[in-house]
Context: one part of a larger RNA
RNA sequence: AGACGGGGACUCACACAAGCGGUGGACCAUGUGGCUUAAUUCGACAACAAACGAAGAACCUUACCAGGACUAGAAACCCAACUGACCAUUCUAUGAAAGUAGAACUUCGCAAGACAGUUGGGCAGGUGCUGCAUGGUUGUCGUCAGUUCGUGUCUUGAGACGUACCGUUAAUUCGGGUAACGAACGCAACCCUUGCUCUGUGUUUUACAUGUCACAGAGGACUGCCCGAGAUAAUUGGGAGGAAGGUGAGGAUGACGCCAAAUCAGCAUGGCCCUUGAUGUCCUGGGCCGCACACGUGGUACAAUGGUAGGUACAAUGGGAAGCAAAACCGUAAGGCGAAGCUAAUCCCACCAAAGCCUAUCUCAGUUCGGAUUGAGGGCUGAAACUCGCCCUCAUGAAGCUGGAAUCGCUAGUAAUCGCCAAUCAGCUACGUGGCGAUGAAUACGUUCCUGAGUCUUGUACU
Numbered sequence: 001a002g003a004c005g006g007g008g009a010c011u012c013a014c015a016c017a018a019g020c021g022g023u024g025g026a027c028c029a030u031g032u033g034g035c036u037u038a039a040u041u042c043g044a045c046a047a048c049a050a051a052c053g054a055a056g057a058a059c060c061u062u063a064c065c066a067g068g069a070c071u072a073g074a075a076a077c078c079c080a081a082c083u084g085a086c087c088a089u090u091c092u093a094u095g096a097a098a099g100u101a102g103a104a105c106u107u108c109g110c111a112a113g114a115c116a117g118u119u120g121g122g123c124a125g126g127u128g129c130u131g132c133a134u135g136g137u138u139g140u141c142g143u144c145a146g147u148u149c150g151u152g153u154c155u156u157g158a159g160a161c162g163u164a165c166c167g168u169u170a171a172u173u174c175g176g177g178u179a180a181c182g183a184a185c186g187c188a189a190c191c192c193u194u195g196c197u198c199u200g201u202g203u204u205u206u207a208c209a210u211g212u213c214a215c216a217g218a219g220g221a222c223u224g225c226c227c228g229a230g231a232u233a234a235u236u237g238g239g240a241g242g243a244a245g246g247u248g249a250g251g252a253u254g255a256c257g258c259c260a261a262a263u264c265a266g267c268a269u270g271g272c273c274c275u276u277g278a279u280g281u282c283c284u285g286g287g288c289c290g291c292a293c294a295c296g297u298g299g300u301a302c303a304a305u306g307g308u309a310g311g312u313a314c315a316a317u318g319g320g321a322a323g324c325a326a327a328a329c330c331g332u333a334a335g336g337c338g339a340a341g342c343u344a345a346u347c348c349c350a351c352c353a354a355a356g357c358c359u360a361u362c363u364c365a366g367u368u369c370g371g372a373u374u375g376a377g378g379g380c381u382g383a384a385a386c387u388c389g390c391c392c393u394c395a396u397g398a399a400g401c402u403g404g405a406a407u408c409g410c411u412a413g414u415a416a417u418c419g420c421c422a423a424u425c426a427g428c429u430a431c432g433u434g435g436c437g438a439u440g441a442a443u444a445c446g447u448u449c450c451u452g453a454g455u456c457u458u459g460u461a462c463u
Base pairs, nucleotide, nucleotide: 001463002462003460004459005458007457008456009455010454011453012452013451015447016446019410020409021408022407023406026300027299028298029297030296031295032294033293034291035290042053043052064286065285066284067283068282069281070280073123077122078121079120080119081118082117083116084115089104090103091102092101093100094099108113125274126273128272129271130270134268135267136263137262138261139259141257146185147184148183149182150181151180152161153160154159165176166175167174191251192250193249194248196219197218198217199216200215201214202213222245225239226238227237228236229235302403306362307361308360309359310358311357312356318349319348320347323342324341329336330335369400374395375394376393377392378391379390380389416439417438418437419436420435421434422433
C1' cells in the first nucleotide's frame, strides 16, 4: 500500500421491514445431472451453468453411432503432360442410397489458345487438442462512483497529499475550506422514444369543410418566480403558474480493473496432431426425444371474485409476392373448395382480441372443478410423420381441496390478471423468447437486524 475482522462511525440499494403475487406439494412442458446405450455429439457448473449457445434435432441441420462407399478429394489456386470443341443431355446393369461398370449423343478455332476432363505434382480438408499460447466478443462486481496523470510539497524509503474535513447531491454532484494547483477517464449533458402546444404537409377518412391520425420542423422545464431553512453559499422544505417540477418517465450508453471467468464449436489465429479400412468427404438407417431417480425454469389447476351456455362492447404493436388471402359454398370441427383484392394508412392475416358487461344455469361435491392418460375416427405440412410432428371430433376422466423446511419477484400505469403480434420456420414439440396493448392495486413507520456495496477510521501472526 492492500486484503480481511462474529472492530467502529456515516451513507445507500426491493437489502430488510410494510404489502401483493409466486416457487418448494400435483400433473404436464422444457433444460441439467445421473443411469442406460452402438451412439445417447459438444460446450456452459455458486452468485455470473441448468426454456443457456439452439430466433425452431422427422431427412437435412449433425458435429455422434452402425453399415456401405470415395481418395488431389464435396469446394479453392498454380504448374506439367495427354485427351476432347465447349456447355451439357439421355439410357442400361447393380445397389438402401452414395457409388461402381458400361452405352448413346456431340466434335471449336488459320493459329496462339480458351474451356472441360484425366494423370502426376505444389497442396487441400479437419466442429481434432490446447480459451492456461492468443485476437475479437461477452458475463460479473455495477450505471456502483469510483480510477488515474503532470508539476509541486512532505517522507531516509516504500509511499502520502491532490481524492482528507464541514455542508450537500442520485453522483469524487456542487459549495466552503485546504500544500496543493491544474488535468484525464468515468458522473451529468449531448442521442432515441414518450407526455403538452404551435406551424407545415396529406394517395388514408369524409358528401364536403375538417384533422382524431400520420410525417417533418419548432417551442416548452431552467430551482426560472414567491415564502421559509441554511454560512449571505451549494442546496433543501413548501407554494404559484403549468401538459409536465426539481434527473418528468423509459431506453441506449458500462471508467481503471477483478474472476489465468466464458468462448479454438460463430469467426480469426500460434503451436501440436490426423491425412487412403483417414480425426478428411459422400450416402442409407439410427441417435441427439432413450428412464428406478435428483435439481432448475415454466405452463395448467385445485374452483362460486368460479365453470358452462347465449347475447353484446372496446385496442395497440406487427407481418404479407415461391407471400397474406376476402366473399360465397361444403364440413360438427380441424380443414377443404374458391379466387376478389393487395408491390399495401387503400387489400389480407383480422367484422382482428380476451378478460369485461347483460341474461340463464350449476350450489360446495373430487363436482357441469380439473384436465393428465388412453382408445377410435379424421385434417394439414412434407419424397417420407414407426422410432419422432402439429391440429380437430367423439369417448375416457388420473393426480390435485392452496402446498414442510426453505426461497423468489415487484415501489406505479409498476405488481397482478387478460389476450394480440413477430422472429426462427415446409411443418412443428412455443407452455419458450422478444414486443404490443386492455383492466389495474396494496404498502413503505423506519434502518435495529439479514445480504451486498461506498467513504473514513482502527486491529492483524495474511500478501

The part of an RNA shown here (small-subunit ribosomal RNA, 3' major domain) has 463 nucleotides and comes from a Candidatus Staskawiczbacteria bacterium. The prediction has a mean pLDDT of 80. The sequence was found in a public genome assembly.